[in-house]
Context: one part of a larger RNA
This record gives sequence, structure tokens and C1' cells, in this order.
RNA sequence: CUGGGCGUAAAGGGUGCGUAGGCGGCACCGUAUGUCGGAUGUGAAAGCCCACGGCCCAACCGUGGAAUGUCAUCCGAAACUGCGGAGCUAGAGUACUGGAGAGGUGAGCGGAAUUCUCGGUGUAGCGGUGAAAUGCGUAGAUAUCGAGAGGAACGCCGGUGGCGAAGGCGGCUCACUGGACAGUUACUGACGCUGAGGCACGAAAGCUGGGGGAGCAAACAGGAUUAGAUACCCUGGUAGUCCCAGCCGUAAACGGUGUGCACUUGGUGUGGGGGGCUUUAUCCCCCUCCGCGCCGGAGCUAACGCGUUAAGUGCACCGCCUGGGGAGUACGGCCGCAAGGCUAAAACUC
Repeated sequence: CUGGGCGUAAAGGGUGCGUAGGCGGCACCGUAUGUCGGAUGUGAAAGCCCACGGCCCAACCGUGGAAUGUCAUCCGAAACUGCGGAGCUAGAGUACUGGAGAGGUGAGCGGAAUUCUCGGUGUAGCGGUGAAAUGCGUAGAUAUCGAGAGGAACGCCGGUGGCGAAGGCGGCUCACUGGACAGUUACUGACGCUGAGGCACGAAAGCUGGGGGAGCAAACAGGAUUAGAUACCCUGGUAGUCCCAGCCGUAAACGGUGUGCACUUGGUGUGGGGGGCUUUAUCCCCCUCCGCGCCGGAGCUAACGCGUUAAGUGCACCGCCUGGGGAGUACGGCCGCAAGGCUAAAACUC
């Protein structure tokens, strides 16, 4: 390299948009790039293969034949591919009418709770643990009532529930805004799929500047525990957690399962929509489209398991793997303020 693979053995890029490229629906006309056929030329000799022959045989050698091209030119074929033309509507998209949703951004508002401050009542304890102690409290704590301040998070509803490409999204209201889904026709007419580079988004932690700081809490301090205890437990507590602007670009970024399309027995639950039945609504039953679960058939799988949401059967395109350690490291390059990230070896060793 070929081959074989990528849920758990090595292997799916964190996610999307999209450039080049690869691939591409139905029917018609043309063309002849690929493709196919024929002819001519050429494809040196030797070798390989076949036949016959020469050294006793063989190796070896001789003679003849065959074979050999993504080759050139000419002639021809037109199914497929490409190209050109003119069409179609089943892919894709647009319009219209609807209902669902923690989808996103901004602004405003609300109650519960913790903490703190002030005031009232009140008195000796509170707190904490396995047990304690550090700690707090007669300068009046804890408890309790009232008033106020401030920050953060939104109980019940809440659900194998919903939305989003992923990360992720949960009090209420308003404004702006993205997507999906259903129904009915109408319209565009292949406008599609994938996507190396690229661009954008991307939890937490971390970084820069400014603000904020109630609770929690790395570091740190103290108290315990212990042989020790740089821990687990306790009392405190600073970064941080929150907001604005800008970086970082990682993760068990997981369904450990790339995206799209098609095909292939079923049962049951649930979310959204439409239709039928019924006296309207509700209930109930049935059908259907889109999603989320469970159980299982064929098939697949090393097994576990997957099983119309495939890990089944196929096609298109991308990414990735190739024994363990060394190592996701060194060096170089690119990026970053830094932390570091991305790309990515070898010696050596088993």
C1' cells in the first nucleotide's frame, strides 16, 4: 500500500455553516470526453509461456510460435458516464393557515430562604460532632417578633416530559428573534447530499480590565482524628462562583454509536399536530404525520447486546485506527497575555 475495521478490544472530528472536490431524480433530442468493437502502424532483443530440436539427461542453448499497451491514427457503436439543448415533479425549497415548546437576546417585576444592620421581647447558653474542641455569647448571643439592606438561586408544577446543531436551556411579564412540526392547496423546477482547507459557536475551570459579593468555597488558618494526617470530620476563610467587555478552545464535549437517503415482522407507553366516530364539548375507540422511551422478531454481533431512533440491508461523502510503553511527550511550526492548545515523531524497551 492493499485488505480489514472504528458502541465496550486501537479507531467517529465537541457541534454547526460552508469553499474546492467527490457523488447525484424521471423522460427526450443531440454530441462522442470516458466506455466498447474493428482495421492499420507500432509494442527491439533477451526473459516468461507453448511446440520442436542440440549437448547421454538436466541445468543450459538453438529454431519457430504465442503473448504483451491507460499507445497512435482511421472507421464504427451510443446502453451507461460526461457535455450541450429543451422538458417533468416523486428529491429540495417557497408561499398560506395553525397549534406546541426551560430555543436565543434584552428590559422590567415577584415571593420563599440564607446573611447582615437597626429596634422590641427575653436570659445563659448557642453551635458543632462518632465523641469533642477551636468558634460565637452577660459589651446580652442562640430563640422569637417587627423594620431595613444586599446578593445569588428560582420550591411545588416537574415527568425514561419539552426545546436546541452541540455546549446547553427551568419564577413571572413585555419587546425583539431562530428553528422544528401539522394541514391544505398553489408555486419554483434538481436549485440536491457530503464536505479537505476555512469560518462561527462551544460546559466547567483559568486569564485581562472594570463592577459586585448574600450563600458556598480551592488556597490558607485553627480545632479534632491519627503512629503520622500537608486528608476524610468541625470552626473560620481569600480567589472564584455573579454582571459588563475581551481572551482561552478544552472535557467521560458520551448514545463512548459522523452526516444524508432508501429498504426491512411487531407490541406498548408518552409529547405535539391533524382526521374519523359520537348529540356539540369532555370521555372513549380508531387512523395518520413528527418526536421521545421501554420490550422484543428476522438479521447482525466475539460476546454483551443492537433491533424501523439498527449495531439489520444498501448507496454517497467526510473523519479516524494499524501491538504495549516511551507519548498525546520532544523538536519545529501555528495560535495564546499567561496557563496552555493544535499539529506530532524517534532512539530505546517489552